[in-house]
RNA sequence: GAAGCCCACCAGACCGCCGCUGGCGCAAGGCCCGAAAGGGCGCGCUGGAGGAACGUCCGGACUGCACAGGGCAGCGCAGCAGGUAACACCUGUCCACCGUGAGGUGAGGAUCAGAGCAACAGAGACGAGCCGCUUGAGUGCGGGUGAAACGGGCAAUCUCUGCGCGCAGCAACACCAAGUAGGCACACGUUGACGGGGCCCCCGGAGUGUGCGGGUAGGUGGCACCGAGCCGGGUGGGCGACCCCCGGCCCAGAUUGAUGGCGGUCACGCCGCGGGCAACCGCGGUGCACAGAAUCCGGCGUAUCGGUGGGCUUCACAC
Numbered sequence: 001g002a003a004g005c006c007c008a009c010c011a012g013a014c015c016g017c018c019g020c021u022g023g024c025g026c027a028a029g030g031c032c033c034g035a036a037a038g039g040g041c042g043c044g045c046u047g048g049a050g051g052a053a054c055g056u057c058c059g060g061a062c063u064g065c066a067c068a069g070g071g072c073a074g075c076g077c078a079g080c081a082g083g084u085a086a087c088a089c090c091u092g093u094c095c096a097c098c099g100u101g102a103g104g105u106g107a108g109g110a111u112c113a114g115a116g117c118a119a120c121a122g123a124g125a126c127g128a129g130c131c132g133c134u135u136g137a138g139u140g141c142g143g144g145u146g147a148a149a150c151g152g153g154c155a156a157u158c159u160c161u162g163c164g165c166g167c168a169g170c171a172a173c174a175c176c177a178a179g180u181a182g183g184c185a186c187a188c189g190u191u192g193a194c195g196g197g198g199c200c201c202c203c204g205g206a207g208u209g210u211g212c213g214g215g216u217a218g219g220u221g222g223c224a225c226c227g228a229g230c231c232g233g234g235u236g237g238g239c240g241a242c243c244c245c246c247g248g249c250c251c252a253g254a255u256u257g258a259u260g261g262c263g264g265u266c267a268c269g270c271c272g273c274g275g276g277c278a279a280c281c282g283c284g285g286u287g288c289a290c291a292g293a294a295u296c297c298g299g300c301g302u303a304u305c306g307g308u309g310g311g312c313u314u315c316a317c318a319c
Base pairs, nucleotide, nucleotide: 001315002314003313004312005311006310007309008308009307010306012266013265014264015263016262017261018260020048021047022046023045024044025043026042030041031040032039033038050290054301055300057299058298059297060296061295062169063168064167065166069201070200071199072198074165075164076163077162078161079093080092081091082090083089094108095106096105097104098103109160110159114158115157116154117153130143131142132141133140173221174220175219176218183212184211185210186209187208188207194204195203229249230248231247232246233245234244236243237242268287269286270285271284272283273282274281275280
């Protein structure tokens, strides 16, 4: 100097004007919407999208299903040891494969429990046997065909073994207000219908299903969270994932669904021009891709403009 491997982070900042939205305080008892529950209107301060918010593929928290329990079937995982709330995730390690290497991937239990598959070629692809040699005996050796020739291969083919798994989902669910028709018909049902994946046992148990018809679709909570939370420090522990201790912080909550528009300054990257041996300086232009919360976390997968930092490997050259 070039080419790589792995890990972590950023994803512009500030000011002014106008506009949206949450919280807090003041003001207000006035006005507006509404049938009501309830909501809005003024002023000040303050907060307001992501590394993936995407996929909905896993795992949970939380809410509900009467408390559940046992089994079959079904599904998931699969070397060993750890981390975690948990996981199919992550870490370490053994082995296998790929790579010169740093590293990467893992489909990693079981073939005397049993089945199944292997086109063509080949005598034959599970009990088989062509040609040659040997021999008491296809017993053994060699050759040919083929990806593979026999106590062979494949289990990410079924299966077996071990371990594990209720269901549904914030449109969960709770409350308030209003309103109607607590309607009609048929079928099943204490000889047990029905009871949140299917079936059985068990347990509970009087309604359940279908069709027609009527009313309502409003508001509040759930809900921005004290969180498996975030930030900083630790001559604390550990190979590591991670754990522990100390200190600090509160960081969007909409509901036809907010966070926008204009201007200025600065930083950074890119492009162009000029000066300069170079480092660099000045001027002008440009502003990015993937993309948008909707109950919330931990992962994995996918998409992606540009930038920063660290560790390691290989090659070439010079000293």